The prediction has a mean pLDDT of 83. The part of an RNA shown here (large-subunit ribosomal RNA, domain V) has 583 nucleotides and comes from Treponema saccharophilum. The full RNA is in RNAcentral, with records from ENA.
Context: one part of a larger RNA
This record gives sequence, C1' cells and structure tokens, in this order.
RNA sequence: CUAACAAUUAGACGGAAAGACCCCGUGAACCUUCACUGUAACCUAACGCUGGGAUCCUAUUUGUCAUGUGUAGGAUAGCUGGGAGGCUGCGAAGUCUGGGCGUCAGCUUGGAUGGAGCCAAUGGUGAAAUACCAGCCUUGAUAAAUGGGAUUUCUAACCCGCGCCUUGAAGCAGGAGUGGGGACAGGGUUAGGCAGGCAGUUUGACUGGGGCGGUCGCCUCCUAAAUUGUAACGGAGGUGCGCGAAGUUCACCUCGCGGUGGUUGGAAAUCAUCGUACGAGUGUAAAGGCAAAAGGUGGAUUGACUGCGAGAGAGACAUCUCGAGCAGGUGCGAAAGCAGGUCUUAAUGAUCUGAUGGUACUGAGUGGAAAGGCCAUCACUUAACGGACAAAAGGUACUCCGGGGAUAACAGGCUGAUUUUCCCCAAGAGUUCACAUCGACGGGAAAGUUUGGCACCUCGAUGUCGGCUCAUCGCAUCCUGGGACUGGAGCAGGCCCCAAGGGUAUGGCUGUUCGCCAUUUAAAGCGGUACGUGAGCUGGGUUCAGAACGUCGCGAGACAGUUCGGUCCCUAUCUGUUGUUAG
Repeated sequence: CUAACAAUUAGACGGAAAGACCCCGUGAACCUUCACUGUAACCUAACGCUGGGAUCCUAUUUGUCAUGUGUAGGAUAGCUGGGAGGCUGCGAAGUCUGGGCGUCAGCUUGGAUGGAGCCAAUGGUGAAAUACCAGCCUUGAUAAAUGGGAUUUCUAACCCGCGCCUUGAAGCAGGAGUGGGGACAGGGUUAGGCAGGCAGUUUGACUGGGGCGGUCGCCUCCUAAAUUGUAACGGAGGUGCGCGAAGUUCACCUCGCGGUGGUUGGAAAUCAUCGUACGAGUGUAAAGGCAAAAGGUGGAUUGACUGCGAGAGAGACAUCUCGAGCAGGUGCGAAAGCAGGUCUUAAUGAUCUGAUGGUACUGAGUGGAAAGGCCAUCACUUAACGGACAAAAGGUACUCCGGGGAUAACAGGCUGAUUUUCCCCAAGAGUUCACAUCGACGGGAAAGUUUGGCACCUCGAUGUCGGCUCAUCGCAUCCUGGGACUGGAGCAGGCCCCAAGGGUAUGGCUGUUCGCCAUUUAAAGCGGUACGUGAGCUGGGUUCAGAACGUCGCGAGACAGUUCGGUCCCUAUCUGUUGUUAG
C1' cells in the first nucleotide's frame, strides 16, 4: 500500500416526513363579538277561522230643549230674514218654595197661592225686540240610530276531561252523550321589534421579514448627473381654499433700507433731504417671475361672456394644458387696442345611480302619458384620493391546504458600526521628570469570540440552550522556563519581549452558560472548531396539544410574565477512524 473480517459513528449539508415556526394566497375551516347582511325562535299588533246580549265611555247624524253680558243702554242684545201685533179664564202680574245655568247682575224651569193683566213699534244703539214666526252658528243636556273602545255575561264555532259505542286484551281516531273552558285559547296571513340561537361573508396595500408605528391624492424645491424624465419608510415645506374685488379696462404712482436734520416723538409714527438700486411688495408654501411693472392708488364697469376653434405641448390610456383667429352681443379707452377671471404652477374625484330646471328627439296598434334621450346644474374625506359593494370587525397554541430560502427565527457567508486587542501623537498625573507606571482630546490598524446590519446557500427540513462523554487547534500565556526596563536594596511586585512541551480544582445555589459563595492549588488562561460533539447519551430550559395564577381583552383568546405536566426513531451502503489476519 491492497484486501477481508470485526468494531466505532466524524462526514456523505446521511435516511424518514413537498417545515408544524415565519411570511405570502384578494386559500380553507372552526370559534368570538357592541363587524356587515340575513334568518329560526320569541314578543307585539291587525285581519280571517269568530257568534248573541247587557252596562259604561266616545265620535257622527237626526229630533226635542236649553245656551250667548265689550261701551252706550230700563238689561246677560249670537246671526239673517219676515213682521204690527203677540200671550192670557186650558188662568196674566205679584208672593212663597224646589231644580239647573251663571260673568253673582240675573236667566230659565217645576209646584203652591193669586186673581186680570203682561210684552212689543216710540227715546238711546253699528244692529231691535225671546212680542211672534222661519232658517242657521257656538256651547251643553236628553232620546234614538250607526261606528269605535272597555268591562261583563251567554253558547253554538273552537279546545279539554269522563264514561258508552264502533271494539276485540288494548291504543289512536271517530260518533252520540255528559261535565269544564269559551269567542279567549290555538294554529294561519301580514307588519313592526328583538335576535351570534343559526347561516353566509368581510376584516386594504406599501413595508430592508411580519406586526406595532408611519404613509397612500395634488402643488413647490433639492436629490436629478446643465433638454425632458428619473427611485428610496431620502432631505425640506405647503394643499382640500380665498376674492363680486383681491376680476376687467383706463389713468397715475414707486417700494424697502441706511445716513443727516427736525415740536411733543422715544430704537421705531408723520416731515425734509442725500445715498443705495430692487434687498419691499405679490391673499396663502416654495420656486420661477415682475420697477414706464405682475407691486401701490383712483375712475368707469362685469369678458369670472354665448357658439366655436386652425394648430401645438404632456401622457400607456383615461385625461390634462396652451392657443391665434371667426360669429354674436358687451365693458373700458380719444384711439391704437385690451378683456373668454385672478403674476404662474396646488385648492381635487371617472363611471353608475338619484335629483332639479330646460328642450320636444324617441313614445311598443293609434293619440296622449309614463319612461328614456339631449342641454344646464346638484349629491361622494368614493382622502386606501384610476374610485371592487348602497352595505363588513376580531381569534386560532385545536388547526388545515397551496407555496416561498422571492421573506424572518438557528447556523454559515459578506460587512465590521458595536466589541476585543495593538499601535501613533502626548496635554497631564507621577515631589522634580510626558514615556518605571498611568495617560485626556484625537488619529491609525488588526482580529472575527459580542450586539447588530445585509437577506447570499438551505423552508420537497442544515434538530435549538445547558450538562455528560470524547476531544483537536490558535496564542492576545493562567502556571512552569528564558530575558530587557523599573519610581528593581533583599523578599515580593509592576510592565514589556521570547516561549504552546506539559499542566490548568472540588463542592453549595440556579435548567442555566455566566455569576456569587466555601475550601484547595504552581495555576484554577482566553478563544476557534455549525456558540465542537443528540444516525454518541440526557431533555432540566426554550417551543405544540391539558390546566392554573397575575395582567390585557366585551369575547374568542393573548403575554422574551409565572406555574404543574408533556412519545428524542434509524439493523451503517460509501468515506473517515480503530483492531486483527493475509498478501
């Protein structure tokens, strides 16, 4: 070196299971609720099955009877018309007594007595007699009819019990009886309420993983690389309007700041003068503009017009922007001319649906109408702003499926802010003296052990902390060895250089690594090895399903909060390694 056999599991990102964690899907399923939309059940009401009577209340109509006070006026004059008489022995005035009304003055009516008068036109009043007749109004009484409501009663619908019959050992059901209840109950139709009991669903996207937070349209500047355009959870700000003058036109004017001077008057008011030259102002952000103005003031006005529009610019489209000129009629100006809002760029919303006004285009046999069209206008924080619907929140550790290393947690990789180590400068400390020792403010490296950043292999699986076992390497050396300096007398130290041969603890607490404590030791080193090592062991921790506490949540449930419990598979093919044997 080769082979065989035996053994061991370090590797074959070993085998097993299209990862259960994480994200994604306009996926699913269950569960919850003050998500949305429904719905069973329930409650209530009306109507029908559903009928008779009584009493009370109420509305309407009819009959009878009553009722009616502003002031003036004999006085409690409802309105209008006729009207010169009317009532009375079938008992007037008056008196006594009872009822009703009342504005407390009286009106009206029953009974008794009484015995022959009483009232009206005339004067005052807007209107003349309740003298008399007719019609009507307000308020009320009474009777009847009709309607409604409430209470009560009846029996015949309807319901229930009992025995008898069909009918037999019996049941259900029916029949003829009888008793109880009774127009209720009950079931039916319609409507309102309530309704996670049940059902169907929704519950946005971006995102240096997701969640939490923030954002989502439009305007201005920078990034933007001198046309245009150009990204980021890049850096700064605005906006969801205002204005009938802050629009149009004609005419006129010049701001701001500084110096000097000047009554009250001051840093700053108004005034004069000189200088500067656009620094002021512009309705509101910024940019670009604008001094014979786009800034300021005054006069007149409504072009903040109707119908159009050659031709251009931007944009994937939708759509947005500019626009001379023509026709009509208008404002200002002497005129030339200017004016289709505002110095410009934000100040916004498609389609559908509905609404208002107009038009008279269509009008389902015809004529109309309804409805639609066309023109003008209105209603969206449809703000997730190219707007899925008029209409929508959550939980899942009981979970499931499809996918992803397009995307997180472990490990690796890149990086090296952070970390560790070293170096440079040397202010200073060190009595003096920067450099025995320490070293501020700063600067430069190395390493790849920390916490991170990135998201590059792996989600058709690379098992995760600690312990046990077995290790192997580095040196920035803990001990042992050799040396330089010392603020090294010696002993003991400090600091630095060389050095990896060997060595480098036992216990208590905790799942702990770590750490603290106790006692030893020459010393009780720091790191790498998938934070070495689970096809070697463990399984205490973390990280499924059960359960509990605290807290949060209405709840389902949740918590790098706690607590008790909780299946660790693999017979070794190859490589590696060890042993034996043979060549």